c-di-GMP-I riboswitch aptamer from a Pirellulaceae bacterium, 86 nucleotides, folded computationally. The sequence was found by an Rfam model in a public genome assembly. Lineage of the source: Bacteria > Pseudomonadati > Planctomycetia > Pirellulales > Pirellulaceae. Its Rfam family is "c-di-GMP-I riboswitch aptamer". Rfam's curators write: GEMM was predicted in a large-scale screen for bacterial structured RNA regulatory elements.

RNA sequence: CCUCGAUAAAGGCAAACCAUUCGCAAGGGUGGCAACGCAAAGCUACGGGUCGGAUCGCGACGCGAUGCGACAGCCGGGCUGCCGAA
Numbered sequence: 001c002c003u004c005g006a007u008a009a010a011g012g013c014a015a016a017c018c019a020u021u022c023g024c025a026a027g028g029g030u031g032g033c034a035a036c037g038c039a040a041a042g043c044u045a046c047g048g049g050u051c052g053g054a055u056c057g058c059g060a061c062g063c064g065a066u067g068c069g070a071c072a073g074c075c076g077g078g079c080u081g082c083c084g085a086a
Base pairs, nucleotide, nucleotide: 004084005083012038013037017032018031019030020029021028022027036073042079043078044077046076047075048074049071050070051069052068054066055065056064057063058062
């Protein structure tokens, strides 16, 4: 240094719930409370996926197409990064 990730040490993040706020929605921000979890639960929509509006088509309680958007705590890829036992 790479791989790897310990009943190590230091530090970190924060699901759910509640309030408020932005958004048509998915969902996001902030605060409270709390600790489901996380070794990248740091960043990135690049591939796949899921979800939500809109438009169009189709004998049509739905399905498909297009385009826009959301999710990084769904999987993979890319970039960066703390510690150091086996």